[in-house]
This is a predicted structure of a 1555-nucleotide RNA (small-subunit ribosomal RNA) from Candidatus Electronema nielsenii. Its mean pLDDT, the model's own confidence on a scale to 100, is 83. It was read from a public genome assembly.
RNA sequence: AAACUGGAGAGUUUGAUCCUGGCUCAGAACGAACGCUGGCGGCGUGCUUAACACAUGCAAGUCGAACGGGUAGUUCCCUUCGGGGGACGAAAGUGGCGCACGGGUGAGUAACGCGUAGAUAACCUGUCCUAAUGACCGGAACAGCCCUCCGAAAGGGGGAUUAAUACCGGAUACGCCGCAUUGCCGAAGGGUGAUGUGGGAAAGAUGGCCUCUAUUUAUAAGCUGUCACAUUUGGAGGGGUCUGCGUACCAUUAGCUUGUUGGCGGGGUAAUAGCCCACCAAGGCGACGAUGGUUAGCGGGUCUGAGAGGAUGACCCGCCACACUGGCACUGAAACACGGGCCAGACUCCUACGGGAGGCAGCAGUGAGGAAUAUUGCGCAAUGGGGGAAACCCUGACGCAGCGACGCCGCGUGGGUGAUGAAGGCCUUCGGGUCGUAAAGCCCUGUCGGAAGGAAAGAAAUGCGUGCGGAUUAAUACUUCGUGCGUUUGACGGUACCUUCAAAGGAAGCACCGGCUAACUCUGUGCCAGCAGCCGCGGUAAUACAGAGGGUGCAAGCGUUGUUCGGAAUUACUGGGCGUAAAGGGCGUGCAGGCGGCCUGAUAAGUCAGAUGUGAAAGUCCUCGGCUCAACCGGGGAAGUGCAUUUGAAACUGUCAGGCUUGAGUACCAGAGGGGAAAGUGGAAUUCCCGGUGUAGAGGUGAAAUUCGUAGAUAUCGGGAGGAAUACCGGUGGCGAAGGCGACUUUCUGGCUGGAUACUGACGCUGAGACGCGAAAGCGCGGGGAGCAAACAGGAUUAGAUACCCUGGUAGUCCGCGCCGUAAACGAUGUGAACUGGAUGCAGGGGGUGUUGAUCCCCUCUGUGUCGUAGCUAACGCGCUAAGUUCACCGCCUGGGGAGUACGGUCGCAAGAUUAAAACUCAAAGGAAUUGACGGGGGCCCGCACAAGCGGUGGAGUAUGUGGUUUAAUUCGAUGCAACGCGAAGAACCUUACCUGGUCUUGACAUCCCGAGAAUUCCCUUGAAAGAGGGAAGUGCCUCGCAAGAGGAGCUUGGAGACAGGUGCUGCAUGGCUGUCGUCAGCUCGUGUCGUGAGAUGUUGGGUUAAGUCCCGCAACGAGCGCAACCCCCGCCAUCAGUUGCCAGCAUUCAGUUGGGCACUCUGAUGGGACCGCCGGCGUCAAGCCGGAGGAAGGUGGGGAUGACGUCAAGUCCUCAUGGCCUUUAUGACCAGGGCUACACACGUACUACAAUGGCCGGUACAGAGGGCUGCGACACCGCGAGGUGAAGCGAAUCCCUAAAAGCCGGUCUCAGUCCGGAUUGGAGUCUGCAACUCGGCUCCAUGAAGUUGGAAUCGCUAGUAAUCGCGGAUCAGCACGCCGCGGUGAAUACGUUCCCGGGCCUUGUACACACCGCCCGUCACACCACGGGAGUCGAUUGUACCAGAAGUAGCUGGGCGGACCUUCGGGGCGCAGGCUACCAAGGUAUGGUCGGUAACUGGGGUGAAGUCGUAACAAGGUAGCCCUAGGGGAACCUGGGGCUGGAUCACCUCCUUU
Repeated sequence: AAACUGGAGAGUUUGAUCCUGGCUCAGAACGAACGCUGGCGGCGUGCUUAACACAUGCAAGUCGAACGGGUAGUUCCCUUCGGGGGACGAAAGUGGCGCACGGGUGAGUAACGCGUAGAUAACCUGUCCUAAUGACCGGAACAGCCCUCCGAAAGGGGGAUUAAUACCGGAUACGCCGCAUUGCCGAAGGGUGAUGUGGGAAAGAUGGCCUCUAUUUAUAAGCUGUCACAUUUGGAGGGGUCUGCGUACCAUUAGCUUGUUGGCGGGGUAAUAGCCCACCAAGGCGACGAUGGUUAGCGGGUCUGAGAGGAUGACCCGCCACACUGGCACUGAAACACGGGCCAGACUCCUACGGGAGGCAGCAGUGAGGAAUAUUGCGCAAUGGGGGAAACCCUGACGCAGCGACGCCGCGUGGGUGAUGAAGGCCUUCGGGUCGUAAAGCCCUGUCGGAAGGAAAGAAAUGCGUGCGGAUUAAUACUUCGUGCGUUUGACGGUACCUUCAAAGGAAGCACCGGCUAACUCUGUGCCAGCAGCCGCGGUAAUACAGAGGGUGCAAGCGUUGUUCGGAAUUACUGGGCGUAAAGGGCGUGCAGGCGGCCUGAUAAGUCAGAUGUGAAAGUCCUCGGCUCAACCGGGGAAGUGCAUUUGAAACUGUCAGGCUUGAGUACCAGAGGGGAAAGUGGAAUUCCCGGUGUAGAGGUGAAAUUCGUAGAUAUCGGGAGGAAUACCGGUGGCGAAGGCGACUUUCUGGCUGGAUACUGACGCUGAGACGCGAAAGCGCGGGGAGCAAACAGGAUUAGAUACCCUGGUAGUCCGCGCCGUAAACGAUGUGAACUGGAUGCAGGGGGUGUUGAUCCCCUCUGUGUCGUAGCUAACGCGCUAAGUUCACCGCCUGGGGAGUACGGUCGCAAGAUUAAAACUCAAAGGAAUUGACGGGGGCCCGCACAAGCGGUGGAGUAUGUGGUUUAAUUCGAUGCAACGCGAAGAACCUUACCUGGUCUUGACAUCCCGAGAAUUCCCUUGAAAGAGGGAAGUGCCUCGCAAGAGGAGCUUGGAGACAGGUGCUGCAUGGCUGUCGUCAGCUCGUGUCGUGAGAUGUUGGGUUAAGUCCCGCAACGAGCGCAACCCCCGCCAUCAGUUGCCAGCAUUCAGUUGGGCACUCUGAUGGGACCGCCGGCGUCAAGCCGGAGGAAGGUGGGGAUGACGUCAAGUCCUCAUGGCCUUUAUGACCAGGGCUACACACGUACUACAAUGGCCGGUACAGAGGGCUGCGACACCGCGAGGUGAAGCGAAUCCCUAAAAGCCGGUCUCAGUCCGGAUUGGAGUCUGCAACUCGGCUCCAUGAAGUUGGAAUCGCUAGUAAUCGCGGAUCAGCACGCCGCGGUGAAUACGUUCCCGGGCCUUGUACACACCGCCCGUCACACCACGGGAGUCGAUUGUACCAGAAGUAGCUGGGCGGACCUUCGGGGCGCAGGCUACCAAGGUAUGGUCGGUAACUGGGGUGAAGUCGUAACAAGGUAGCCCUAGGGGAACCUGGGGCUGGAUCACCUCCUUU
């Protein structure tokens, strides 16, 4: 100097957002376990479960210097050699000390057990230290040994003898103990002295010496040292006891207690004490949680955390408790004693069956249990302990080693260089990329491991020998202390460490790679197999499964599981909330408690400051040091936020005392009121009864019926009865604490407001329990009963209708008394107090200016509304009546469901209320707001949407498409609108994709390689053909070369393989294209602004439009895609041009035929024209609308092309393209034949009809737009005709197709299955084509079906439209009723927007967002799961009463027995055994409580892709919903009563705001 330093979030509810809220993850830790893997070392650590049972060994002995004695043996002396004596010496014994330590475990214990601070004036203390004194005189035994007896054993009995530091008696004893007197001290129960009196001790062992004494060297009765002994003093250390404070959960444990609480007196203990006993009193504890239950050893500490906290109590340290289970004492300084005793019990073992033995929760070890935890090791060398004088002995304490990656720490598995970026793997867009400098190769190094060699420290002592110096003493003996030298001691272990040698040689795995969360591809699989911590992956392109390659992270480990803390501010002290998310008690009164106005003084409990003591060590932190570092260890410090004592301060809180008036209250005057209770009195109305009038209906509904009525209803008039409720006034008006209160009068009574004074003097606020009040329904008893009306009955409705609607109708509704105690009991907002801009209503009171007065105006108090500032809020909203800013107190919340349920308790007559869980299950449940969508919500608007009209379809026949059926095949696709005359603008073969059969396999088609040959043409055989076999003719082009020849392009053929091929699958992998909403008027963006945000604004509003078209306004200003316009056609005009077109005038002809002309028509190119431009009106001075003029055309002139953002996983892999998959002598290719054309039937779309507005016959007129050379084909002839033959013209404003038809004119038919209709069938032909059988078109002759205008239903069309008529074209050899176009003739109707359908805009509700084809409720049925009840039954635990009574202790007893002492010798005292009594463990009986297991059966609950019945809720959810209550019903539910808005819609009223 330092001891400091410290705080991260993410995923998941939604279409999206913000909030609330739970779940989950990332971190750290562990005495761990499991999976895969595993080189070395150090330091730690290792039965968390069965305090389950234990074989075997060891874990507490030691002392001969306490004592008698002494085996085997060794040794010495003596010896008469027989032997005798001495020393050492094991076991056993007496005796001493130890065995109460050390070691183990955590069962019990919720307790003074533990922690902390104290007390002991209420105590003890062996060994140790210190100090003092003493140790005198005697005695009697008992083990051992010996003899003997019993017993299997364990063991025991009897007799004899014997020692001691064993035992006993006496003496002495200041101090010690008892008693008495007394001094001093203390706050005190007491402490400490003095005097007197009584009582109480002891043991010796051993070494040395001769100073004293005794005698002779020498010895002891002497002296001396050491150890031991006795008494006492003080101490150290240890312990006992007591106290304050702290110390888990459950109140679904609320009352407990009779030795209980206290006292007096005894007993007892080391000591206080009901610790025990007798007596007396009746106390003691408890909401500040007693008692009971459950769980648990406690602390230092450990883990986590920023901290505060939370969790925990392995290892180490302190304390406690326990030692097979229960009880008991003995010994001892200390035990009620882990390796002591007795008894009882359970268990195990031995036994000769008589009886005995045992206690690993000591160290190892075994079995068992369990997911799981080690060696029956070495040593006392060190440290420590016991005994001993010591040597020494003992020590599973301990030191070491062994096993286990169980943890922490350290080290290694190599380093450098090395690009042909090797091989190989994987991927690939086939180019390449990546593993990857990685490897190999080359050059090095040597940690660990291996081999060899060297080699510590841990050892200090003690003892012995010896030297020196002290102490002691008479002493230079002895003994002892210090010191020097020498000597002795190592389990680990030849270990650490060091050196040398060889050699890259022996040493890397695990998890993960969808997000959170670092890390991506391929293959396989195909809602399977599987994954998953949460969200969630997997149904053919899976970064999520499995494998691989690659990558990421850690690393001798890595993952998983479990547990704890964290994140979690998710229990909130630090640091949360309660209007709608979970959460304010239904309301008041009020005990305890909490909190409390102003001033003064005192005090010092709280508070603050200082000091002292303590807060053990270890640990954490800092610093220094030791092992090479680190882990680990050592020294010193800091900290330990605490407790106690003490000294001070006095602001605040408390307490005490005094005062004050502003809080609170009282008195007085005035006032408003559906405040409450009781008694009485009215009028209106309903119903009923009586009477009158009167007649056929009434009533009721969406419509009806049940019902009432000719026995007279309804209607109407008069009279009467009875009950209930009180119209108008009446009002976001009044009163009340809330529930609630409404005619009038009277009586009694509570509260409130205003005013001016006076008084009291903090008397206040809140309020757990408690007490009271408390709508409706409901219950009991007694009344009452008009109307209404659960239940019930009937009628309707309906698929059903246990409902909604109707007709009846009972409880009930009313009154009295008594219960119940709940509601959406709501402002979903506890009570009280203070503070904080305004504006404006209403109700009650007071005051002021002015006035005679009233009204008016202004100020003010109280209450009650609305709008709003700041602020708050997740938002909505609240906003002086706060949800703002603060204070005080209470209540309540902590994810959803299960459940306000079960059990238990309390209350209730019952219904039920109140208090109130858990198992299990889900990842959400929720609030507010946003955008959509939807509504049997609202407003506005549009559309052939309806309406008004015209014509159809649906009926017939046929055509065509589809379904279905059939088939070898009837190829495939399209399927509400938006599939169905659709792909297909044309299936006899081909097409063709299908079927049958015959064939081919590098292939019918493409590219590459090799060989041969040009190509090509013709012919023959065979076959259904494809194909197969054979023959003949025949060489061109380019380059080089003299030539031969070589090469090349193209083609044919043979061959090998790469590959081709696929109308095979997936349109839900795709591109492209298309349909549809919809030619609907919408869809968006930038910037700005608003909002936390999703989003909003713009785009809404007022007008207007076909239009988000335009105008105005506006926190918006602009812009884009759409609309419109620009484009094309048609309608008018002009200009240009004039053949093939045209012809006014001229000429000409049969004819614009020709000359001529280009004015007109026309053609086709360029322009003009129309813009609400002009006028009037309306409108906001606008946009625009209405009307008019002019004009060919008028308000988009008509038509076309043009299709926003998007929706439908819409359609198409069979147009094309394309990923992936599948196929490869076939799913490819070729050929022949067949099929796509089938036919009981059903549907769509068409054609033709049913006829007279028509059919038929004859005559006659007028188009437009197209097409044409493999073509259109005039014209002529032939044929009844289809057509044929010949053939001009024309690549076309020239020629041809080409006749237009309806129409018009004339004739006929005359209402019929026809002169309508034409199907069908027979026959005969013709055309195309290789070929018309299956299967073409057309013609002629004959045949002549259904059908007489079409049910329910349904389609198109608003003008050159519908309707009707014909013409052309594409496809095509041929085939058209279809499709695409063209022109001719040419209508009717639209009042209007109520309704149906579709759409647009605004708004509202929503529990929908796959978006109403949505969501969703309950019963029933099935499966599984947990739980409740349950006749009982089993177990555990505990209470009470009684019985019982082992061992033991205490007392009593005295007839048995006994050594010490006393004795007068008789005996006594004392003791032992025995007996009895008391206490008491186990045990037993009876009866309760509590907890748990189980149970026939039973109850609800939860969960479970596709079960049944309905439709309750969400929109006005189709009867608004919900709350409490009662009744009813298969079920959701329905109905009655009261309440709420958390109800839509329309209208009205009131209030507020702005102008």